This is a predicted structure of a 691-nucleotide part of an RNA (large-subunit ribosomal RNA, domain II) from a Verrucomicrobiota bacterium. Its mean pLDDT, the model's own confidence on a scale to 100, is 84. The full RNA is in RNAcentral, with records from ENA.
[in-house]
Context: one part of a larger RNA
RNA sequence: GUCUGCGAGUUAUUGCCGGUGGCUAGCCUAAGCGCUGUUGGCGCGCAGGCGAAGGGAAACCGAGUACGAAACGUGCGAAGAGUCGCCGGCAAUAGACCCGAAGCGGAGGUGAUCUACUUUUGAGCAGGUUGAAGCCUGGGUAACACCAGGUGGAGGACCGAACUCGUGGAUGUUGAAAAAUCCUGAGAUGACUUGAGAGUAGGAGCGAAAGACUAAUCAAACCCCGUGAUAGCUGGUUCUCUCCGAAAUAGCUUGAGGGCUAGCGUUGGGUAAGUUCUCCACGGAGGUAGAGCACUGGAUGGCUUAGGGUCCAUACCAGGAUACCAAAACCAAUCAAACUCCGAAUUCCGUGGAUUCCAGUAGCCCAGCAGUCAGGCUGUGGGGGAUAAGCUUCAUAGCCGAGAGGAAAACAGCCCAGACCAUCGGUUAAGGUGCCCCAAAACGGUUCAGUGAAAAGGAUGUGACGUUGCACAGACAGUGAGGAUGUUGGCUUAGAGGCAGCCAUCAUUUAAACAGUGCGUAACAGCUGACUCAUCGAGCGAUGUCGCGCCGAAAAUGAUUGGCGAUAAACCGUUUACCGAAACCGCGGGUGCUGCCGGGUUCGCCCGGCAAGCGCGGUAGGAGAGCGUGACAGUUCCGGCAAAGCGCGCCGGAAACGGAGCGUGGAGGGGCUGUCAGUGAGAAUGCAGAC
Numbered sequence: 001g002u003c004u005g006c007g008a009g010u011u012a013u014u015g016c017c018g019g020u021g022g023c024u025a026g027c028c029u030a031a032g033c034g035c036u037g038u039u040g041g042c043g044c045g046c047a048g049g050c051g052a053a054g055g056g057a058a059a060c061c062g063a064g065u066a067c068g069a070a071a072c073g074u075g076c077g078a079a080g081a082g083u084c085g086c087c088g089g090c091a092a093u094a095g096a097c098c099c100g101a102a103g104c105g106g107a108g109g110u111g112a113u114c115u116a117c118u119u120u121u122g123a124g125c126a127g128g129u130u131g132a133a134g135c136c137u138g139g140g141u142a143a144c145a146c147c148a149g150g151u152g153g154a155g156g157a158c159c160g161a162a163c164u165c166g167u168g169g170a171u172g173u174u175g176a177a178a179a180a181u182c183c184u185g186a187g188a189u190g191a192c193u194u195g196a197g198a199g200u201a202g203g204a205g206c207g208a209a210a211g212a213c214u215a216a217u218c219a220a221a222c223c224c225c226g227u228g229a230u231a232g233c234u235g236g237u238u239c240u241c242u243c244c245g246a247a248a249u250a251g252c253u254u255g256a257g258g259g260c261u262a263g264c265g266u267u268g269g270g271u272a273a274g275u276u277c278u279c280c281a282c283g284g285a286g287g288u289a290g291a292g293c294a295c296u297g298g299a300u301g302g303c304u305u306a307g308g309g310u311c312c313a314u315a316c317c318a319g320g321a322u323a324c325c326a327a328a329a330c331c332a333a334u335c336a337a338a339c340u341c342c343g344a345a346u347u348c349c350g351u352g353g354a355u356u357c358c359a360g361u362a363g364c365c366c367a368g369c370a371g372u373c374a375g376g377c378u379g380u381g382g383g384g385g386a387u388a389a390g391c392u393u394c395a396u397a398g399c400c401g402a403g404a405g406g407a408a409a410a411c412a413g414c415c416c417a418g419a420c421c422a423u424c425g426g427u428u429a430a431g432g433u434g435c436c437c438c439a440a441a442a443c444g445g446u447u448c449a450g451u452g453a454a455a456a457g458g459a460u461g462u463g464a465c466g467u468u469g470c471a472c473a474g475a476c477a478g479u480g481a482g483g484a485u486g487u488u489g490g491c492u493u494a495g496a497g498g499c500a501g502c503c504a505u506c507a508u509u510u511a512a513a514c515a516g517u518g519c520g521u522a523a524c525a526g527c528u529g530a531c532u533c534a535u536c537g538a539g540c541g542a543u544g545u546c547g548c549g550c551c552g553a554a555a556a557u558g559a560u561u562g563g564c565g566a567u568a569a570a571c572c573g574u575u576u577a578c579c580g581a582a583a584c585c586g587c588g589g590g591u592g593c594u595g596c597c598g599g600g601u602u603c604g605c606c607c608g609g610c611a612a613g614c615g616c617g618g619u620a621g622g623a624g625a626g627c628g629u630g631a632c633a634g635u636u637c638c639g640g641c642a643a644a645g646c647g648c649g650c651c652g653g654a655a656a657c658g659g660a661g662c663g664u665g666g667a668g669g670g671g672c673u674g675u676c677a678g679u680g681a682g683a684a685u686g687c688a689g690a691c
Base pairs, nucleotide, nucleotide: 001691002690003689004688005687006686011094012093013092014091015090016089017088018087019086020085021084022083023082026050027049028048032044033043034042035041036040054061055060064076065075066074067073097236098235100233104226105225106224108223109222110221116200117199118198119197120196121195122194123193124192125190127159128158129157130155134151135150136149137148138147139146163187164186165185168183169182170181171180202218204214205213239626240625241624242623243622244621249262250261251260252259253258263372264371265369266368267367268366269365270364271363278354279353280352281351282350283349284348285347290342291340292339296336297335298334300332301331302330305326307325308324309322310321311320312319375400376399377398378397379396380395381394382393383392384391405416406415420589421588423586425585426584427583431579432578433577434564435563436562440576441575442574443573444572445571446570457551458550461548462547463546464545465544466543467542468541469540470539478535479534480533481532482531484508485507486506489503490502491501514529518527519526590616591615592614593613594611595610596609597608598607599606600605627680629677630676631675632674633673634672635671636670637669638668645664646663647662648661650659651658652657
């Protein structure tokens, strides 16, 4: 892992509600007792309980009473239904749907064969080295001291096996091993190592102290008990179909992943109408968008002018200038979530109106039962952030959540569209119609970039429409020629001759020619331009708006309109077809609600039929109807001419499921009507067994 079996809302009491039954202004017995055909049944038993009257703190009064001096006032009552069984839903109390802690307690117990320390009695330490004290001999001293040689054999001494330990590394890591092996290393006469016996224990021991160790367990051992501790947490919770169908919000919470009440769902009962919703008309509410500057403030320029600064002047007083700063007022033009002289759209409230259908429905009221309190994305209006985020927080609408189908290549939330079942029928939506791939053509334009995904910015790309200038009295571009004289203008300067700089910028000859546009020279020179003529012969410039393109354009595995590819099969526009979904329609069927008809009825309702009525996506959840398993009671059947069980394939039913046949098997089993449950398995790192 698979298979098989086991595996989770139970039981008791009390309460609330619903269904059902008995009796009914009443209803019921409890313990106990008696009888009996003794797991049972029948009876006795009114102690007590609930109800039939309430109000008041009470006295007390009473269909009233309390408050009060009182009320024609207010509160709570009265104006007739209970009670006792059974069944179901829910709650409370109990382990209370099941499994799961870490933990807490016990004057309950077991452990020191591991290990810590202690104690008794034993054991062990190859070999080698060093050579303390003391002693002896000699020297030496006045005597000591001291020196040398020898002897001697000390030491938590040295090297190093056994032994004990475990420094570094490798291997091992489902190991040979729940701590080892190999290499290397430390101690090795000592605070050494070790055998055997004994002692100390759970808030206790023992500890050269690490919270270490106390039997692979230690910041409080192990076993048992309280114990099914508690778990606002995680996981799991077993057959089918039908109807409806949420929430992820508000308030409060030692509250924030929990709860309570409300909101939203469902079921039963009641009441129900242009009443609710919606639309129309009218009347109101309001201060947003926008706008504005009348208030409050911000910000700019001007004018005027307080107050300052600076300068001049000044013994003081006074004064002058100002391209400086600047209040207030004024003028102009502005900005504002916490400004408003104004002011929408939408929205909200009220009143009136809207035949029938919708409908005994929505809405509302009462009662039972919930779930929900982590929401998400997209569009729109805001706040926060950086006018970032698949960001965060409100409002509003949709969708997902709980929604399948088509489309977007793939893709919860975007676009289309809400799936009862069936159909080898039809029409469409979004989106599409070269091929992959169901379906297409025509017309008018644009684009050359494979644009068809991106910005500021840039550019004789190209198309359309304008404005404006020049032009056969010859434009624009090209080519040929001229481009002069006074003069080197004056000043300045070493020089300044069109061309460093300053001033002026005239006149003449002309077709035209600047006291000079740029390059150049030390200064000249030289080149060139403006300007003019000739040549040529038809359009040439400037500028604006719009359409489609170009550049801007760099990322990590091989590229991508989905692909191939296409110059349309790209883009814009027009037209007509077609394809395309679980949408809509046709045909058949099922089912819920409502209505009608017929039959039955214990009058609660049940069964059958019809329709040209309205429905049938669905998580949490509410409500309903069923299937199957085991046992029991009644009834009726089957079975050695073969029961159950098992195997194989077949048939029936909307489902849970039901039933023949053949084989196997060898003794019990089924239907119907009821009753009662240890009643349904795929999940719980579920439990046990097998493989």